[in-house]
Context: one part of a larger RNA
RNA sequence: AUUGAACGCUGGCGGAAUGCUUUACACAUGCAAGUCGAGCGGCAGCGCGGGGGCAACCCUGGCGGCGAGCGGCGAACGGGUGAGUAAUGUAUCGGAACGUACCCUGUCGUGGGGGAUAACACAGCGAAAGCUGUGCUAAUACCCCAUACGACCUGAGGGUGAAAGCGGGGGAUCGCAAGACCUCGCGCGAUAGGAGCGGCCGAUAUCGGAUUAGCUUGUUGGUGAGGUAAAGGCUCACCAAGGCGACGAUCCGUAGCUGGUCUGAGAGGACGACCAGCCACACUGGAACUGAGACACGGUCCAGACUCCUACGGGAGGCAGCAGUGGGGAAUUUUGGACAAUGGGGGCAACCCUGAUCCAGCCAUUCCGCGUGAGUGAAGAAGGCCUUCGGGUUGUAAAGCUCUUUCAGCAGGAACGAAACGGUGGUCUCUAAUACGGACUACUAAUGACGGUACCUGAAGAAGAAGCACCGGCUAACUACGUGCCAGCAGUCGCGGUAAUACGUAGGGUGCGAGCGUUAAUC
Numbered sequence: 001a002u003u004g005a006a007c008g009c010u011g012g013c014g015g016a017a018u019g020c021u022u023u024a025c026a027c028a029u030g031c032a033a034g035u036c037g038a039g040c041g042g043c044a045g046c047g048c049g050g051g052g053g054c055a056a057c058c059c060u061g062g063c064g065g066c067g068a069g070c071g072g073c074g075a076a077c078g079g080g081u082g083a084g085u086a087a088u089g090u091a092u093c094g095g096a097a098c099g100u101a102c103c104c105u106g107u108c109g110u111g112g113g114g115g116a117u118a119a120c121a122c123a124g125c126g127a128a129a130g131c132u133g134u135g136c137u138a139a140u141a142c143c144c145c146a147u148a149c150g151a152c153c154u155g156a157g158g159g160u161g162a163a164a165g166c167g168g169g170g171g172a173u174c175g176c177a178a179g180a181c182c183u184c185g186c187g188c189g190a191u192a193g194g195a196g197c198g199g200c201c202g203a204u205a206u207c208g209g210a211u212u213a214g215c216u217u218g219u220u221g222g223u224g225a226g227g228u229a230a231a232g233g234c235u236c237a238c239c240a241a242g243g244c245g246a247c248g249a250u251c252c253g254u255a256g257c258u259g260g261u262c263u264g265a266g267a268g269g270a271c272g273a274c275c276a277g278c279c280a281c282a283c284u285g286g287a288a289c290u291g292a293g294a295c296a297c298g299g300u301c302c303a304g305a306c307u308c309c310u311a312c313g314g315g316a317g318g319c320a321g322c323a324g325u326g327g328g329g330a331a332u333u334u335u336g337g338a339c340a341a342u343g344g345g346g347g348c349a350a351c352c353c354u355g356a357u358c359c360a361g362c363c364a365u366u367c368c369g370c371g372u373g374a375g376u377g378a379a380g381a382a383g384g385c386c387u388u389c390g391g392g393u394u395g396u397a398a399a400g401c402u403c404u405u406u407c408a409g410c411a412g413g414a415a416c417g418a419a420a421c422g423g424u425g426g427u428c429u430c431u432a433a434u435a436c437g438g439a440c441u442a443c444u445a446a447u448g449a450c451g452g453u454a455c456c457u458g459a460a461g462a463a464g465a466a467g468c469a470c471c472g473g474c475u476a477a478c479u480a481c482g483u484g485c486c487a488g489c490a491g492u493c494g495c496g497g498u499a500a501u502a503c504g505u506a507g508g509g510u511g512c513g514a515g516c517g518u519u520a521a522u523c
Stems, first nucleotide, its partner, number of pairs: 001522003005519005012370006019362001020328001025326003029323003034073003039070002042066002046064003049060004080281003089206007098198003103194008111145004120135006151160003165186006173180002207253003214244003219241008256278004260271004283304005306317004334360001336359003342356001343354004373403004383394004407464001410458004417450001422444008467512005472493003478507005488495002
């Protein structure tokens, strides 16, 4: 000088930030990932409409909408933690044999057909979790055929492989109507490129121990095959006998790495909280499935430990998400508000979800700012303390007089953060079209958790606001009394055994000040 600190005494206000460093210990409860009816069949519940009925009520998907279900996208992001990891990691610089949903830019398409299945109904089993059988039905679910600019395979002749519809609007023509048809938008398929992201390889750097000196058999290389998105002993068969190591292999211990942080004149040393990038993990161990992407924190399966339910047959669970509980500990917060902003997921949109985030609450934990009054005031009051008894000191300090009102408290006013999206008009564009849609532009309605908060104004009144450590030397600051090697102090030297500036108390003083000391730790 510094700290994610703790402890003791004390404590007025505000701003900004930080807040389980220990048991990667166990977790009650709530929330943390949904969304789309403009993909689909439908209608459990709610509201509206219609029908019946005196009424209670019943019927009806016709409409708004929508539980459950099929389907799509998301759930691989965001959030947490640092157990493991000394290199399969990270940092920097390079590389070639790869992948990529959504997004952007091109090119070419989007034709025809089919069989199921959940929901539902009925029946049954089970305590439950849940499950079984029969029957019905739809799709942007699934399958087949056709076509093939690109694409893939090839023995270069040829061969293989695709798609899905939904919504808005509409003049002519056709049609009884639905609609065909045209057009716009959102989708769908194939392919090429891009952006961003990701997988892989190499070099260099990356803690301590030699009281660890040898290590290695898929080990090192080759051929061939398999496997992967992709190179590769990644895996396998065969062949060769290699490969690493005092420039420290192997083994043991410790540890997430970096940008950075602290300190220091620097060189260096120590550290890696918060914030940002990367990695790893998700009760412990193992495994794959789905998918563009996982070997997946709030998915699946198996094994294990633990907890819970049970009708004893069998089931359920995983806070190292946000709060919160127990425990451990010197020690670390609310079971709060809102999606208003920023961002994310879904959706044409409206909108929904979002413990990400933005805010509020708690704590002097840290940093910064402000206040606890200002001027005047000598009879140097009283009281305290000391005294050589003369006085000295506390001390302009107080009182008194004259002022001010920050901050807190009271009253009134009152924001920025919120303009996008939306609506109306205009221009352009698409188009058969003054529909619809898109782009730009002018005007304009609405939307604030924080919060009646910041800030401003007013009234009153010095009114509500100072402590802590130290005073032998180092080291700024001294006397009295008590004690008597006792009680005690102490960072070090050392004080204390009858006049202790070193213990305890008081007066005085010194240093910091809403803090001050102590302890711990680093330079």
Predicted 3D model of a 523-nucleotide part of an RNA (small-subunit ribosomal RNA, 5' domain) from an uncultured soil bacterium. RNAcentral holds the full RNA, with entries from Greengenes. It matches the Rfam family "Bacterial small subunit ribosomal RNA".